[in-house]
Context: one part of a larger RNA
RNA sequence: GGAUGAACGUUAGCGGCGUGCCUAACACAUGCAAGUCGAGCGAUGAGGCCCCUUCGGGGGCACAUCAGCGGCGAACGGGUGAGUAACACGUAGGCGACCUGCCCCGAAGAGGGGGAUAACUGCUGGAAACGGCGGCUAAUACCCCAUGUGCUCCGUGGGGUUAGAGGCCCACGGAGUAAAGCUCCGGCGCUUCGGGAGGGGCCUGCGGCCUAUCAGCUAGUUGGUAGGGUAAUGGCCUACCAAGGCGAUGACGGGUAGCCGGCCUGAGAGGGUGGUCGGCCACACUGGCACUGAGACACGGGCCAGACUCCUACGGGAGGCAGCAGUGAGGGAUCUUGCGCAAUGGGCGAAAGCCUGACGCAGCGACGCCGCGUGGGGGAAGAAGGCCUUCGGGUCGUAAACCCCUUUUCUGGGGGAAGAGGAAGGACGGUACCCCAGGAAUAAGUCCCGGCUAACUACGUGCCAGCAGCCGCGGUAAAACGUAGGGGGCUAGCGUUAUCC
Numbered sequence: 001g002g003a004u005g006a007a008c009g010u011u012a013g014c015g016g017c018g019u020g021c022c023u024a025a026c027a028c029a030u031g032c033a034a035g036u037c038g039a040g041c042g043a044u045g046a047g048g049c050c051c052c053u054u055c056g057g058g059g060g061c062a063c064a065u066c067a068g069c070g071g072c073g074a075a076c077g078g079g080u081g082a083g084u085a086a087c088a089c090g091u092a093g094g095c096g097a098c099c100u101g102c103c104c105c106g107a108a109g110a111g112g113g114g115g116a117u118a119a120c121u122g123c124u125g126g127a128a129a130c131g132g133c134g135g136c137u138a139a140u141a142c143c144c145c146a147u148g149u150g151c152u153c154c155g156u157g158g159g160g161u162u163a164g165a166g167g168c169c170c171a172c173g174g175a176g177u178a179a180a181g182c183u184c185c186g187g188c189g190c191u192u193c194g195g196g197a198g199g200g201g202c203c204u205g206c207g208g209c210c211u212a213u214c215a216g217c218u219a220g221u222u223g224g225u226a227g228g229g230u231a232a233u234g235g236c237c238u239a240c241c242a243a244g245g246c247g248a249u250g251a252c253g254g255g256u257a258g259c260c261g262g263c264c265u266g267a268g269a270g271g272g273u274g275g276u277c278g279g280c281c282a283c284a285c286u287g288g289c290a291c292u293g294a295g296a297c298a299c300g301g302g303c304c305a306g307a308c309u310c311c312u313a314c315g316g317g318a319g320g321c322a323g324c325a326g327u328g329a330g331g332g333a334u335c336u337u338g339c340g341c342a343a344u345g346g347g348c349g350a351a352a353g354c355c356u357g358a359c360g361c362a363g364c365g366a367c368g369c370c371g372c373g374u375g376g377g378g379g380a381a382g383a384a385g386g387c388c389u390u391c392g393g394g395u396c397g398u399a400a401a402c403c404c405c406u407u408u409u410c411u412g413g414g415g416g417a418a419g420a421g422g423a424a425g426g427a428c429g430g431u432a433c434c435c436c437a438g439g440a441a442u443a444a445g446u447c448c449c450g451g452c453u454a455a456c457u458a459c460g461u462g463c464c465a466g467c468a469g470c471c472g473c474g475g476u477a478a479a480a481c482g483u484a485g486g487g488g489g490c491u492a493g494c495g496u497u498a499u500c501c
Stems, first nucleotide, its partner, number of pairs: 001501004006497005013372006019365002021330001026328003030325003035072003040069002043065003048061005079283003089207007098200003103196007111145004120135006150177010181188002209255003216246003221243008258280004262273004285306005308319004336362001338361003344358001345356004375405004385396004410438006419428001445490005450471003456485005466473002
């Protein structure tokens, strides 16, 4: 000098774009943050329409729907950085060892039958949370049989590829294995197989911290055989067998740390750093576990244990903001319990649409960057006043007053968007922007002036009070302390502190 997610002191007019718990991964009141589909199903319904009526009511249609069965989603999106020195990440590859819902392309198919169960209802337990028993019922829920293009497995035979293997192709025989309907009649779905796209899993080479005041480490340890497990390889797991495996090119241990694209600095090499944004990983009160599912060992699912908080009729229950806002605490320090789904994107739905604290906006904070303003021209050999003075004067100083002008900004009034792909539909917002009127009106500070380093005098003080980044100033004339005048620097900021180059 540059830089910062800054803080502190002081000052402060406006706007745009960004950005804002770096500390206690401390504890959390309250609200909201994941639902949706009636075109899968039964059921329910005040009212509406139609029909019948013995005038009690009954039937049908459309519409709607709390809860329930069922489907899809809830594994995305959002948060955090605790753990992790590791194939976690980056990069380059491998899988002849793999998976993939929704979407796209291609081939083939959907025949028949059955038993339940929630809702509902009756009884009943409990303070509650939540149940128990009996009865009824539907399905795109569940089960069985058939068909088998295919697929899987077994057997036999053959082919080419490969270093080899569970990969590929062909034929025959055998065994097993599918399906669901809805409809507004346009379609939407369902099943099996092959291919694709996108997504994921596993493996490997190389790369990126400190410490030797850590030198030896290791029993599933290293390898093999067989088996289990998985979508899949593997000591991943188990049994048996062998005795191996790693290490000064730093094993093992300890400390620290999420990694990267990037960012800061620097001429570069390098050094530092990983906040916002993007990619990957890990975590969701702490520890463990599995279930469901195409996908989880699952932030707003489940079970167990623990700590903590809350409710209780004392028998027993409920909870998890590292989602958005907000509270307490900690701290030098970090925001609104706002508006809207109008846009973009996501889930569900045939659609209308519903949901969406993702997101779009607004609010708060000079926290940062950028832009604008606080007026412009004229105006005395120079007012008053301040300060200095050799008492002549010098200086603040064209500065002010005063005259003329302008209106960015401000105030008042009027108009008023784009953002919305064919009509309507805008949270932001009566905002941006435009026009008119008024009036210099509403708007300057802060640090420094001994050398480094740009800027000097007076008074006060007297090694005191104080200053200070280093050198050093202050003990009676202090350009170094304090005040004043003057001056220098930067400017809606200026200085200090902290950290990096």